Predicted 3D model of an 84-nucleotide RNA (c-di-GMP-I riboswitch aptamer) from an uncultured Paenibacillaceae bacterium. The coordinates come from a structure-prediction model, not an experiment, and the mean pLDDT is 88.
RNA sequence: CAGCGAUAAGGGCAAACCGCGCGAAAGCUCGGGACGCAAAGCUACGGACCUAAAGCACUCCGCUAUGGUCGCCGAGCCGCCGAA
Numbered sequence: 001c002a003g004c005g006a007u008a009a010g011g012g013c014a015a016a017c018c019g020c021g022c023g024a025a026a027g028c029u030c031g032g033g034a035c036g037c038a039a040a041g042c043u044a045c046g047g048a049c050c051u052a053a054a055g056c057a058c059u060c061c062g063c064u065a066u067g068g069u070c071g072c073c074g075a076g077c078c079g080c081c082g083a084a
Stems, first nucleotide, its partner, number of pairs: 004082002012037002017032003021028002035071001041077003045074003048069003055063002
């Protein structure tokens, strides 16, 4: 340095839910709260999924992202510690 991830050490993040707010919605910021996470750090680059205001279509109530989800996966970048 790389691989790897312990009943190690110091720590970190924070699901559901609740509250104020933003948003058409999905969802998001902030505060509380912990289900969990060795990248649950960052990036919407690829895939997947969610929503459908506007638009289109139509009387079958559909199609579609310019919106969103990195705690869905892959990829890229950065990173604490050091047993086997």